[in-house]
RNA sequence: CUCUUAUCAAGAGAGGUGGAGGGAUGUGCCCUAUGAAACCCGGCAACCAUCAAUGGUGUUUAUCUGUUGAAGUGGUGCCAAUUCACACAAAGUGCUGAGCUUUGGCAGAUGAGAG
Numbered sequence: 001c002u003c004u005u006a007u008c009a010a011g012a013g014a015g016g017u018g019g020a021g022g023g024a025u026g027u028g029c030c031c032u033a034u035g036a037a038a039c040c041c042g043g044c045a046a047c048c049a050u051c052a053a054u055g056g057u058g059u060u061u062a063u064c065u066g067u068u069g070a071a072g073u074g075g076u077g078c079c080a081a082u083u084c085a086c087a088c089a090a091a092g093u094g095c096u097g098a099g100c101u102u103u104g105g106c107a108g109a110u111g112a113g114a115g
Stems, first nucleotide, its partner, number of pairs: 001115008013041001015040003021031003025087004042079003047075003050070007083107001088104006
């Protein structure tokens, strides 16, 4: 980098360093010297590892695999706004247009696995 798969409406500091930017992209709209990014500490959550129960497979030990739960020790992740909104398509609504609602898709983010 590409592919597969799961999740994305909840949650998370009035701390320290730092100094101007940040919210993926475009447009909009926001956040920011009542201090942005980044780093440290702190916190949230529970994807993977771990542990327990249980179903399937089975050479009935084991392996592989599904479900539920525990803990928060380890590996990641996350800590303004729904993934901030919209971006493409369909249906409904709307006299037209704009707009609104729902669904699907695209894109993105993160975990796990594969190349």

Background
Predicted 3D model of a 115-nucleotide RNA (SAM riboswitch aptamer (S box leader)) from Falsibacillus albus. The sequence is in RNAcentral, with records from Rfam. Its mean pLDDT, the model's own confidence on a scale to 100, is 82.